RNA sequence: AUUUUAUCAAGAGUGGUGGAGGGAACUGGCCCUAUGAAGCCCGGCAACAACUAGCAACAAAGCUAGAAAUGUGCUAAUUCCAGCAGGAUUUAUUCCUGGAAGAUAAGAG
Numbered sequence: 001a002u003u004u005u006a007u008c009a010a011g012a013g014u015g016g017u018g019g020a021g022g023g024a025a026c027u028g029g030c031c032c033u034a035u036g037a038a039g040c041c042c043g044g045c046a047a048c049a050a051c052u053a054g055c056a057a058c059a060a061a062g063c064u065a066g067a068a069a070u071g072u073g074c075u076a077a078u079u080c081c082a083g084c085a086g087g088a089u090u091u092a093u094u095c096c097u098g099g100a101a102g103a104u105a106a107g108a109g
Stems, first nucleotide, its partner, number of pairs: 002108007013042001015041003021032003026083004043075003048071002051066005079101001084098005
């Protein structure tokens, strides 16, 4: 590379630096941005792992609560929205479910 499981409607700065782009990729929308984009630093959020306590079990797996020092992650908009399939409604449209793709964590490899 690939693959398994779980989650993706909540939350998080009027900071410093930096200087023009950014919202994963493609297509179509719609947005953010010199009232300062990306990146980096600091701050913050969350609680996946690890940790603590209790319960359960004992072949193995697990459940609940807690804390936030550790390893990650995240910090405009639902994963910004749609692309495929099905359904409800309809003049247009709008909405719902699943999938695909993607992101993150832990495991396998």
A computed fold for a 109-nucleotide RNA from Desulfonispora thiosulfatigenes DSM 11270, annotated as SAM riboswitch aptamer (S box leader). RNAcentral holds the sequence, with entries from Rfam and Ribocentre. RNAcentral records the identical sequence in 2 taxa. The organism belongs to Desulfonispora thiosulfatigenes, within Bacteria. The coordinates come from a structure-prediction model, not an experiment, and the mean pLDDT is 81.